[in-house]
Molecule: transfer RNA
Organism: Candidatus Kerfeldbacteria bacterium CG15_BIG_FIL_POST_REV_8_21_14_020_45_12
RNA sequence: AGGGGAUUCGUAUAUCGGUAGUACACCGGUCUCCAAAACCGUUAGGGCGGGUUCGAUUCCUGCAUCCCCUG
Numbered sequence: 001a002g003g004g005g006a007u008u009c010g011u012a013u014a015u016c017g018g019u020a021g022u023a024c025a026c027c028g029g030u031c032u033c034c035a036a037a038a039c040c041g042u043u044a045g046g047g048c049g050g051g052u053u054c055g056a057u058u059c060c061u062g063c064a065u066c067c068c069c070u071g
Stems, first nucleotide, its partner, number of pairs: 001070007010024004018054001027041004047063005
């Protein structure tokens, strides 16, 4: 320099353009003499910008970071 891939709650990981889910963790509650475990519940997320669309995590595009390949 060229090519490819990834970026979603604190962590891991889903989501055929139509309410963004699950598990663990955190927090609250039940239980217990206390705690743990178990059970119930709450909070919390689309890397940044632009475009297309009635509607974008999803399609297009630029940038950023990381990984891989070629030279």